[in-house]
This is a predicted structure of a 327-nucleotide part of an RNA (large-subunit ribosomal RNA, domain IV) from a Flavobacteriaceae bacterium.
Context: one part of a larger RNA
């Protein structure tokens, strides 16, 4: 130098993307304990106190009162939660990228929509045949949501699903009008041509399906512009116009969503591009590709704060064990 420890004055995050890492906290017993809340928790909240040995008394005893001793230190070594305050996400408790990722991602109880009638529907399998099920709609499948609470608006024009049979259009099938090839015969020698045998084939008929009618958004999805307009000014509750299948409702909102941006206001810092609370001008939230709250939870992610320190101001200093030389 390097790895592992140990210790450091005065300061105590002044280090850093970030308190990373280290130090602090740590056991029993007593007393104490907020907000909020689904009344279960929060909760070991938080916070303060006692713990050795010796003798009395009291107790059957564990132990308890009391009094006195000694250290700097009596859970005398070890081993053994740091805590709060606020918000984001996700309810939880689980699951995941064996070897860079454990989360806000999957599940998840709950919820909703479809499909299934039993030789069920799905699925595996050329097929037997098997799972679903030794099950039967309080049951199995699929697909969305994602505990709870309060709720989930408006569009059925296009896409897709479901239903309808009146018209159009539409196959193979059927149908068979004519055509043509060939020649018995006729013949004015140009030709016509029957039946039979081949080739082709018109109408007419013809089923779902689309066209077409109606339903359907917890189906895939979508939810407007301009102009004016109130006795200050400003703003428009009000009116006008186009356009649309309808013009975004409730809550929420500079957000995990805001570009302009470090909006603006108010906290908290002597100072705050990050956080919290408001404000709305929502470039580009929005209601089961769920919308807003939420107690508990959480090796989760943001910002504060208290102790507590060698992260640091800036370093020193000790121990091991590597590194250097020779062997």
């Nucleotide at each position: 130098u390097c790895a592992u420890g140990g210790c450091u004055a005065a300061g105590g995050a002044a280090c850093u993307a970030g308190g990373c890492a280290a130090a602090a906290u740590u056991g029993a017993c007593c007393c104490g304990u907020a907000a909020c809340u689904u009344c279960g928790g929060g909760a070991g909240a938080a916070g303060g106190g006692u713990c050795g040995c010796c003798c009395a008394c009291a107790g059957c005893a564990a132990u308890g009162u009391g009094g006195g001793c000694c250290g700097c230190a009596g859970u005398g070594a070890a081993u053994a939660g740091a805590u709060c305050c606020a918000g984001g996400c996700g309810a939880c408790u689980g699951u995941u990228u064996a070897u860079c990722a454990a989360a806000a991602a999957c599940a998840c109880a709950g919820g909703a929509c479809u499909c299934u009638g039993c030789u069920a529907a799905g699925a595996c399998g050329a097929a037997a045949g098997u799972c679903g099920a030794u099950g039967u709609a309080u049951a199995g499948g699929g697909u969305c949501u994602g505990a709870c609470a309060c709720c989930u608006g408006c569009c059925c024009g296009g896409u897709g699903c479901c239903g309808g049979a009146a018209g159009g259009u539409u196959a193979a099938g059927u149908g068979g009008a004519g055509u043509u090839g060939u020649u018995a015969u006729c013949u004015u020698c140009g030709g016509a041509g029957a039946a039979g045998c081949a080739a082709u084939c018109a109408a007419a008929u013809g089923a779902a399906g689309c066209c077409c009618c109606g339903g359907u958004a917890a189906a895939c999805g979508g939810c407007g512009g301009c102009c004016g307009u109130a006795a200050c000014u400003a703003u428009a509750a009000c009116g006008g116009u186009c356009c649309u299948a309808a013009g975004g409702u409730a809550g929420c909102g500079a957000a995990a969503u805001u570009c302009c941006u470090u909006g603006u206001c108010g906290g908290g810092u002597a100072a705050g591009u990050u956080c919290c609370g408001a404000c709305c001008u929502g470039c580009a939230c929005g209601a089961a590709u769920g919308g807003u709250g939420c107690a508990a939870c959480g090796a989760u992610c943001u910002g504060g704060a208290u102790a507590c320190u060698g992260u640091c101001u800036c370093g020193g200093c000790c121990a091991u064990g590597a590194g250097c030389u020779c062997g």
Taxonomically the source falls in Flavobacteriaceae (Bacteria, Pseudomonadati, Bacteroidota, Flavobacteriales). The RNAcentral record of the full RNA draws on ENA. Its Rfam family is "Bacterial large subunit ribosomal RNA".